[in-house]
This record gives sequence, structure tokens and C1' cells, in this order.
RNA sequence: GUUAGUCUUCAAGGCAGGGUGCAAUUCCCGACCGGCGGUAUAGCCCGCAACCCGUUUCGGCGGUGGAACCCGGUGUCAUCCCGGGUGCCGACAGUAAAGUCUGGUAGAUAGAAGCAAACA
Repeated sequence: GUUAGUCUUCAAGGCAGGGUGCAAUUCCCGACCGGCGGUAUAGCCCGCAACCCGUUUCGGCGGUGGAACCCGGUGUCAUCCCGGGUGCCGACAGUAAAGUCUGGUAGAUAGAAGCAAACA
């Protein structure tokens, strides 16, 4: 360095303050948050996972899978960086209607790192 595995570990953040109300971190004003891989550094470019649906010999397999533009700058290269502006999105169950509370979840996974082995 390559291959490869009945191996190990890790792998998600967020309603301050206020209004209405018997009751809301769920409604309203407002606040806050951004998984993994790729690519010039990305929540909204491409892809993936979670969740959900179907199926199953319970190992999996198939399906579904949100949202951004404008102006200027640097540069070989930026819908990713810098400056300015205005937006948008966020599974299921519970509960006064939830991206943020509680729960499935001390879970699972995209993946990241390591370990032992073989070969070069």
C1' cells in the first nucleotide's frame, strides 16, 4: 500500500423573552438548530442514512425520501469561501396542533477511526 473480516470503538443539534387560554417549549409574536459521503469548505448542488410503506426464509430485499435565490469579491476552479440582501425545509407515536418536549432510542444507520490477518 492492497485485499479482506461472525472483530472493537465512536457516530445529532435546537424555543431565550413574550401573547392568548382552564390547559400550549405544540397555536400566535419572536428565538434557536443543521447527521454522513462527494465536490474549493454546502441543512436547501449530487448521493446516502434515519423515519415511513411493502415484503421476508427475520439475514435482508424493494419503494419512498424536504428545502435557495439575487448582487458584489477572491481564485485555475466556489449554487460550497468572503461581504450584502431576501427566503425556504425538517419522520413517526403521545399531548392544546411540536424540526426544538416526552417516547420507540442504553436502539439502528450513512459513515469515521482502529485492530488482527494475508499478500505486495
Predicted 3D model of a 120-nucleotide RNA (FMN riboswitch aptamer (RFN element)) from Limosilactobacillus secaliphilus. The RNAcentral record of the sequence draws on Rfam and Ribocentre. Its mean pLDDT, the model's own confidence on a scale to 100, is 83.